[in-house]
Overview
This is a predicted structure of a 90-nucleotide RNA (c-di-GMP-I-GGC riboswitch aptamer) from Oceanobacillus massiliensis str. N'diop. NCBI's taxonomy places the organism under Bacteria, Caryophanales, Bacillaceae, Oceanobacillus, Oceanobacillus massiliensis. Model confidence (mean pLDDT): 89 of 100. The sequence was found by an Rfam model in a public genome assembly.

RNA sequence: UGCGAUAAUAGCAAACUUAUUGAAAGGUAAGGACGCAAAGUCAUGGGUCUAAGGUCUUGAGAAAAGACUAGGAUUGCCAGACUGCCGAAA
Numbered sequence: 001u002g003c004g005a006u007a008a009u010a011g012c013a014a015a016c017u018u019a020u021u022g023a024a025a026g027g028u029a030a031g032g033a034c035g036c037a038a039a040g041u042c043a044u045g046g047g048u049c050u051a052a053g054g055u056c057u058u059g060a061g062a063a064a065a066g067a068c069u070a071g072g073a074u075u076g077c078c079a080g081a082c083u084g085c086c087g088a089a090a
Base pairs, nucleotide, nucleotide: 001090003087004086011036012035016031017030018029019028020027021026034076040082041081042080044079045078046077047074048073049072050071053069054068055067056066057065058064
């Protein structure tokens, strides 16, 4: 430090389960550990997910179905920004 050890001190916590919340994707809490040198923070760009609301189409239909979309979500999808422990090798 734009670096990352069979190091040390710490940390976080996937899937799954239970409870709760939401229309949903998801979120929160507890348990639990697949993993993580930023798996700390930020939705800024892209990707992906959702569609209660809105628009359009099909339909006899205020049934039902499909598509698009504002909005919402994801930081443990990829980048970007900010901050951070330690100090082998380089």